[in-house]
Context: one part of a larger RNA
RNA sequence: AGCACAAGGGGAAUGCCUUGGCACUAGGAGCCGAAGAAGGACGUGACUAACUGCGAAAAGCUACGGGGAGUUGUAAGUAAACAUUGAUCCGUAGAUUUCCGAAUGGAGCAAUCCGGCUGUGGUCAUGCACAGUCAUCAUAUACUGAAUACAUAGGUAUAUGAGGGGAACCGCCUGAACUGAAACAUCUAAGUAGGGCGAGGAAGAGAAAUCAACCGAGAUUCCGCUAGUAGUGGCGAGCGAACGCGGAAGAGGGCAAACCGGAGGAUUUAUUCUCCGGGGUUGAGGACCGACGCACGAUACAAUAGGUUAGCUGAACGGCAUGGGAAGGCCGACCAGAGCGGGUGAUAGUCCCGUAAGCGAAAACCGAUUUGUGUCAGUUGGGAUCCAGAGUACCGCAGGACACGUGAAACCCUGUGGGAAACUGGGGGGACCACCCUCCAAGCCUAAAUACUACCUGAUGACCGAUAGAGGAGCAGUACCGUGAGGGAAAGGUGAAAAGGACCCCGGGAGGGGAGUGAAAGAGAACCUGAAACCUUGUGCCU
Numbered sequence: 001a002g003c004a005c006a007a008g009g010g011g012a013a014u015g016c017c018u019u020g021g022c023a024c025u026a027g028g029a030g031c032c033g034a035a036g037a038a039g040g041a042c043g044u045g046a047c048u049a050a051c052u053g054c055g056a057a058a059a060g061c062u063a064c065g066g067g068g069a070g071u072u073g074u075a076a077g078u079a080a081a082c083a084u085u086g087a088u089c090c091g092u093a094g095a096u097u098u099c100c101g102a103a104u105g106g107a108g109c110a111a112u113c114c115g116g117c118u119g120u121g122g123u124c125a126u127g128c129a130c131a132g133u134c135a136u137c138a139u140a141u142a143c144u145g146a147a148u149a150c151a152u153a154g155g156u157a158u159a160u161g162a163g164g165g166g167a168a169c170c171g172c173c174u175g176a177a178c179u180g181a182a183a184c185a186u187c188u189a190a191g192u193a194g195g196g197c198g199a200g201g202a203a204g205a206g207a208a209a210u211c212a213a214c215c216g217a218g219a220u221u222c223c224g225c226u227a228g229u230a231g232u233g234g235c236g237a238g239c240g241a242a243c244g245c246g247g248a249a250g251a252g253g254g255c256a257a258a259c260c261g262g263a264g265g266a267u268u269u270a271u272u273c274u275c276c277g278g279g280g281u282u283g284a285g286g287a288c289c290g291a292c293g294c295a296c297g298a299u300a301c302a303a304u305a306g307g308u309u310a311g312c313u314g315a316a317c318g319g320c321a322u323g324g325g326a327a328g329g330c331c332g333a334c335c336a337g338a339g340c341g342g343g344u345g346a347u348a349g350u351c352c353c354g355u356a357a358g359c360g361a362a363a364a365c366c367g368a369u370u371u372g373u374g375u376c377a378g379u380u381g382g383g384a385u386c387c388a389g390a391g392u393a394c395c396g397c398a399g400g401a402c403a404c405g406u407g408a409a410a411c412c413c414u415g416u417g418g419g420a421a422a423c424u425g426g427g428g429g430g431a432c433c434a435c436c437c438u439c440c441a442a443g444c445c446u447a448a449a450u451a452c453u454a455c456c457u458g459a460u461g462a463c464c465g466a467u468a469g470a471g472g473a474g475c476a477g478u479a480c481c482g483u484g485a486g487g488g489a490a491a492g493g494u495g496a497a498a499a500g501g502a503c504c505c506c507g508g509g510a511g512g513g514g515a516g517u518g519a520a521a522g523a524g525a526a527c528c529u530g531a532a533a534c535c536u537u538g539u540g541c542c543u
Stems, first nucleotide, its partner, number of pairs: 002541008015528001016493002020464002022461002025458004029453002031165002039100003042055003046078002050074002061094006070082003105114003115134007136162009169200001170198005180187001184234001210217002221248005231239002252445002255389001259278008283423001285387003288382005297376007306366004311359003317332004333350002335339001341353003394418007404430001425440005480487002500527001503514004
């Protein structure tokens, strides 16, 4: 040195565990903000570094409910207190709420500095303190008011609103490339990613100038089919409907105009313009001229059943032995509308929390339905006259969007140049024309069915179990890295209970030996189990 056996060290795999995650589901909730948000800074405790809570009224203040014995958060300790005259705690409503931040009196290197005005306090007086107020933009109104006469621009005041944030969902504007086409240019990827603006709890769309096909349907949205069909396409790669059918949901309304009335302005007194009220709203229309007539209903608000935000009641077990410990074993009982689950010194229907089943709100919020109050609200005949959305429809050119790549390319939307008709009117039915059918553009609003889940509650899992599951089970978006945008960890387990080892000995200490606790200390905090690598010690064999 090697091999074997034995005993250790070292290390943190494995097993077991779960406070944390992941996913799905049902319900709720779905905006917050100049009445100062989201997010922060700094403070705040008897002692207080951090977290949590709170805001100079600062781990809190007030009221009303709940609850019923301890309490002064995590978090021990000491001190000082509070509490059945009901504390702590839980819920609802309110008060306070520094500074920064849209940040808004001005400035600024966020959490700082410096002001004006009004009022109050203080001082002999100034300095000082406190309360309120002072940004900008838009709209409306009033008053002012240049060059420049009228005017206009501008200015001032008042009132109202806006500004910023938000996970995804939504609308609009803008808008790639990789890639595929086995290369690549039309095409595709894709109107995707990215960028911008904006809104809401949903958004958008929406009551036919729609479809259909000579039969008819009757706003929109979403789902299943139709159908990978018809089409489109360097007819390549690919893209890809509609009609119709079955479902979810279901809801329809208001203007402009004609006409009537009123007010104001202009004016050559013929008229005309603006505003307000009535009227009227559709495709067998309305105004207008007549006739008849007061009912079904629609909607807003208030109250209401009920629900949410604290809670409450809640059945039934003992003994013996083992053991540190009984819930396991043995023996004998009981409850069950409750034998889901969790905890308790090992495995508990009957020990604890619960569970089934019931009950409950002073206050706030939601609220079907019903009731009450207010508002709105009719039918029909006539067909002379009047009205029925104009730089619009439509056409040329250039594009876009339609499943549809210019095509025979309709329909829809923009830019640009032209530019109608007026109910004997106009649009559409995939070039275009005729016949026929159908609808009424150039104005507006509209719940539900649909999308999503930052947030709250319940439930579930052939989901994970600490190199997994979130990056994060522990004070993690932390430590740390980077000028910055940004990147981004590691780290769980004593024991049933700290009973966390008084005291003695060695030692400067660390550490160790006794003693003691404990079922166990080979559970001693470097703490459950404790594999391997690696490092030793002892013994044997061999060289």
About this RNA:
The part of an RNA shown here (large-subunit ribosomal RNA, domain I) has 543 nucleotides and comes from a metagenome. RNAcentral holds the full RNA, with entries from SILVA. Rfam family: Bacterial large subunit ribosomal RNA. Rfam links the family to the GO terms structural constituent of ribosome and ribosome. The coordinates come from a structure-prediction model, not an experiment, and the mean pLDDT is 84.